This is a predicted structure of a 341-nucleotide RNA (Bacterial RNase P class A) from a Candidatus Aminicenantes bacterium.

């Protein structure tokens, strides 16, 4: 120098003017100070909080599934293992059980799980050819899963002795079981010994084992409260109670809960910085900051200078997280490859 793999950032700047939300001050008309993300998104997960439901116990149903650990929790993340792929850095895996039962296994093939002779290959018996044997060629009886051929998969694999020919038939090595023993909290790995080997895939197919799960959502929920509506009070009748009628105004009570306000609503599993702990993800102390909070809903607008440029996108009860978009860039560690030293 060239290639690649991980991981972290940044998310145009400033400067005037004129506006928008919000809070604080004051003479009410200014003045000062906050004012989108890294994903604010997609609402796809896990929690706070609110209201409903709930004695206890089953069963039905859904979700997750390596092992240890983080963590408030998770379908999330660390680090490990185990399998896969790359030369490596690293990358990927719904990654519990197919000796509980059940059921699929498409086309191709003879035969797809009770294994299966299509072609080969070998024997045997016949008949033909041939003088006769070989040898070959029909037809019949059997052996044979080592060739060949079909498939995603053909019932351990390579080699070798070994038979007519084969065949774990026997033997070595790998593999596969079963027992041990050592190292690790574990998953699991080495190492040894027993058995020739019985066990085909498929569990994002029923199903079986562990763990695990009510419900709905901030338009949740509560207060306050014009309207409307009853009632008393008044009004008429009346000498006066009763009682009927009216109540259009005003006061008071009570229901009531629209219109409209407030609470929720932003100080929080909170953000910086510094010492420790830990491979790490995380977690602990101290100090340290206050940083939207709106309801038709506010973060623009114009103009200047700077740069080569300027993506994707915009809050709405709040957090932890997945995954989706993203112009242009900077930083950090690997790891290969060429050259020089």
């Nucleotide at each position: 120098g060239g290639g690649a793999g991980c991981g972290g950032g940044c998310a145009g700047g400033c400067c005037a003017c004129c506006g928008u939300u919000c809070g604080c001050c004051u003479u009410a008309a200014g003045g000062c100070g906050g004012g989108a993300g890294g994903a604010a998104a997609g609402u796809c997960c896990g929690a706070a909080c609110u209201c409903c439901g709930c004695a206890g116990g089953g069963c039905a149903g859904g979700g997750c599934g390596g092992u240890c650990c983080c963590u408030a929790a998770c379908a999330g993340g660390g680090a490990c293992c185990g399998g896969g792929c790359g030369c490596a850095a690293g990358c990927c895996c719904a990654g519990g059980g197919a000796a509980a039962g059940u059921g699929c296994c498409a086309c191709a093939g003879a035969a797809a799980a009770u294994a299966g002779a299509c072609c080969g290959c070998c024997c045997c018996g016949u008949c033909c050819u041939u003088u006769c044997a070989a040898a070959g060629g029909g037809c019949g009886g059997g052996g044979u899963a080592a060739g060949g051929g079909u498939g995603a998969a053909a019932a351990g694999g390579u080699g070798g002795g070994g038979u007519a020919a084969g065949a774990g038939c026997c033997c070595a090595c790998c593999g596969c079981u079963c027992c041990g023993a050592u190292g690790g909290c574990g998953a699991c790995a080495u190492c040894g010994g027993g058995g020739g080997c019985a066990c085909g895939g498929u569990a994002a197919a029923c199903c079986c084992c562990g763990c695990u799960c009510g419900g709905a959502g901030c338009a949740a929920u509560g207060c306050c409260a014009a309207a409307a509506g009853g009632g008393g009070u008044g009004g008429c009748u009346g000498g006066c109670c009763c009682g009927g009628c009216c109540u259009u105004a005003a006061c008071c009570c009570c229901u009531g809960g629209u219109a409209g306000g407030c609470a929720g609503c932003u100080u929080g599993a909170g953000g910086g910085a510094a010492g420790g702990g830990g491979u790490a993800a995380c977690c602990c102390u101290u100090c340290u900051c206050c940083c939207a909070g709106a309801u038709a809903a506010a973060u623009g607008g114009u103009g200047g200078c700077c740069c080569a440029g300027g993506a994707c996108a915009g809050a709405a009860u709040u957090c932890g997280g997945c995954u989706u978009a993203u112009a242009g860039c900077c930083c950090g560690c690997u790891c290969c490859c060429c050259a020089a030293a």
Rfam family: Bacterial RNase P class A. By type it is a ribozyme.